Notes
SAM riboswitch aptamer (S box leader), 122 nucleotides, folded computationally.

């Protein structure tokens, strides 16, 4: 880099190097020399893996208890990752409502496709 899956409107940043970008890409609209982007320290939010305590449902058994496995559902935050402007900033394609004389224009719902991140796997 690829394929599956699960989430994406909450939350959380100070310092130090650094010196101009950056929010992925395209338009747009923000951020930013009252310091961008990157890297270092410390801190933090989270709970996806993780661990624990309950339902529940299959499997093992002649049947239960044990174990296992999966699915909710509550907790914990040592430990793997992640993340800490603004909904994934918003839009991009389709579908459908709404007002409209109408419309590839606008408004809103929903859904895909992109992309992020986690877990699995070829």
């Nucleotide at each position: 880099g690829c394929c599956u899956u699960a989430u994406c409107a909450a939350g959380a940043g100070u310092g130090g190097c650094g010196g101009a970008g950056g929010a992925a890409c395209g338009g747009g609209u923000c951020c930013u020399g009252a310091g961008a982007a990157g890297c270092c320290a410390c801190g933090g939010c989270a709970a996806c893996c993780a661990c624990a305590a309950g339902a529940u449902g299959c499997a093992u058994c002649c049947g239960a208890a044990g174990u296992g496995c999966a699915u909710c559902c509550u907790g914990u935050a040592c430990g793997g990752u992640g993340c800490c402007a603004a909904a994934u900033c918003c839009c991009a394609c389709g579908a459908c409502g709404c007002a409209g004389c109408a419309a590839c224009a606008g408004c809103g719902u929903c859904g895909a496709a992109a992309g992020a991140u986690g877990a699995g796997g070829a």
Notes: The sequence was found by an Rfam model in a public genome assembly.